Parts: sequence; structure tokens; C1' cells
RNA sequence: CCAGAUAGCUAGGUGGCCGCUUCACUUGAUAAAAUGAAGAGGAAAGUCCGGGCUUCAAGGGAAUGCAGCGCCGGGUAACACCCGGGAGAAGUAAUUCUACGGAAAGUGCAACAGAAAAUAUACCGCCGAUGACUCUUAGAGUACAGGCAAGGUUGAAAUGGUGUGGUAAGAGCACACCGCAAGUUUGGUAACAAACUUGGCAUGGUAAACCCCGCUGGAAGCAAGGCUAAAUAGGAGUUGGAUAUUCUGAAUUCCCUCAGAGCAACUCGGGUAAGCCGCAAGAAAUACAUGGUAACAGCGUAUUCUAGAUGAAUGGUCACCCAAGACAGAACCCGGCUUAUAGGCUGUCUAAUUUU
Repeated sequence: CCAGAUAGCUAGGUGGCCGCUUCACUUGAUAAAAUGAAGAGGAAAGUCCGGGCUUCAAGGGAAUGCAGCGCCGGGUAACACCCGGGAGAAGUAAUUCUACGGAAAGUGCAACAGAAAAUAUACCGCCGAUGACUCUUAGAGUACAGGCAAGGUUGAAAUGGUGUGGUAAGAGCACACCGCAAGUUUGGUAACAAACUUGGCAUGGUAAACCCCGCUGGAAGCAAGGCUAAAUAGGAGUUGGAUAUUCUGAAUUCCCUCAGAGCAACUCGGGUAAGCCGCAAGAAAUACAUGGUAACAGCGUAUUCUAGAUGAAUGGUCACCCAAGACAGAACCCGGCUUAUAGGCUGUCUAAUUUU
């Protein structure tokens, strides 16, 4: 100096005037007024995961389902999240990505092409040693029997790869190296890695197809759920059952225990729709120290309180500065992931070039 990778910060600012919502305090009979403090995000979005909280009384055993996850270890309240490591792949590299258990339990699928797509193959071809046929002195020829899958075609993929020898021509047929399988040793918590020994030795691919294996999982949700007040018609009908060998009870069924109800289900019609709580002090945030590679941790220390609306609050205007303003608005809360995003700033690392 140029390009790249990765981690983070910010999301217009300052001042004046008027206006909106909540809380505190003062005044006021009430309505309200003065003063003070606070008032949308890094994603508030998506509603994709996990929980807190609320309601449905439940517990144990067996069998069968549905859904999710899937290399190893750790973190967390928990997770499909995060951190670290392993293997594979991309990249010169920093770094990034992964639907990463099992194909010898079974089933299915792979168009077209190709000879043949799995315990599958002979289209073009190579040989013709041995047997056969023809000519013939030796020998030559034919390619019939027979042998081959090394070469070529096709395809995403063709019963390991390269080289040498050997053979009639070939082939792990033999050898060397690589690869594959099994075993042992070493390192590592482990996934795995390395070395050595033995063996001519790999039963193709696909499970983001069905399936098998392992682990996990109750349902519904703040319009949950409570309290107060008020109003109406203790309404009408149908089916089944009937004083208990019945019904209900967190995937379904069965068994046991226990709890509750003692009629159950359905249809038509009427009243209520108001107010308050839930509603923000938390698995809370920030800083430092300690431990840990890190994510993170706690009976560590200190500090802080930061929206609670309910047809739904933060807007308008003037002046100046400037990077000239993108994506975009809480509605019970928290931890994540994913998506959108103008401009500005910072740290660390990689590669090329130049100079010293």
C1' cells in the first nucleotide's frame, strides 16, 4: 500500500418551545394542576427450538405407537443452542462448511446411455499354446472348439490403484509401494491417530428413501388463570344409563394402588362482554478479582433498577453540527437460532508487492 478472513461497537447529535404515557410527592371535594424521574430494538421481526409461569389430583408395572435428536467431550434451567476436539471437504493461507450412528437384518430406488448397475457383464475387441481344418519339407494359414476381461465405448458411479515381471493372450497370477480387513502395542477421558504383524484380501451407491439401533419427550396456553360487581330463563328438547361389576383421571390399551364425581353426551334458545389482578426485582444487568483453552461458574466484591399501554403512549417545530440517516415499533417473561440492514469506527490474523 492493496485484497481477504474473523471478533466487536454504533444505529444521527446538541439546544429551545409546545404536546403524549407511567411512577413518586404536594395541593385539591372531584375533575385536575405544579415539581421531579423514566419512557421501543440489534434485530422489537419470523413464531423455528428450549424453558419459567398457569390450569387439567396422581403414582407404579407391561405392551404398542407418534414426534424429535444422532461423531467425541464439556457448558447451560433446558435445547435441534454455545464452546473445544476428531474425521471428511473447500481454500495458497487466515478460516469456513457438515441431516457426521447402521448398507453383511430386510424392502425399495438409480431416467437415458451402456454389453452389463450387484453376489450384475461380452458390444468393439485380444489370443488361439492344446484340440480341429487347409496347404505343406521345416513350417505357414483359418479362427471352428476353447481361453480373457488387461485395452476401448457408455455413464454420476463398472468386482482396488500405479509400476515391474510373467503368460498363447491375460488376470493379485507373482512381487514392490499405496489401499482394505483382522490382531497387537503406544498416545489420548473419548471420538480417533501412529507403528508393527498376518492375510491376496474390499459382498458397489443411496437411509435429507422405508427401515434397524441408541437417547429424549403429557396436553393446552396470558385470549393461560384468578378476584369483585352486575344481569338473565334453577329455560326447552333428544338419546343412553340409573343408585353402582358405573364414569373420569396427562399418547393408546391392560393390570394394581389412589383420588374425584354420582348421571353422561348432544341440539335449540336467553343473559353477561364492566372493573381490578396477572403486569415486571429478574435462571437480572454492569465492572473487577479468582478458576477454566473456551463456552461459562459461584454462599466472591461493588454498583444499578432500565416501558407496562389496553382501538393501543415518546410526536411536532426552530436553529446549528454531521457520517446526510438503512432495516424497522414492546403487549407475560427469559435463553437461543434464522431473516432484513444505509453509513461510520475498532482489534487480531492471512497472502501478495515495495522499502529499510
Bacterial RNase P class A from a Pseudobdellovibrionaceae bacterium, 356 nucleotides, folded computationally.
The model forms 94% of the base pairs in the Rfam consensus.
A source record names the gene rnpB.
It matches the Rfam family "Bacterial RNase P class A". About the family: Ribonuclease P (RNase P) is a ubiquitous endoribonuclease, found in archaea, bacteria and eukarya as well as chloroplasts and mitochondria.
The prediction has a mean pLDDT of 76.
RNAcentral holds the sequence, with entries from ENA.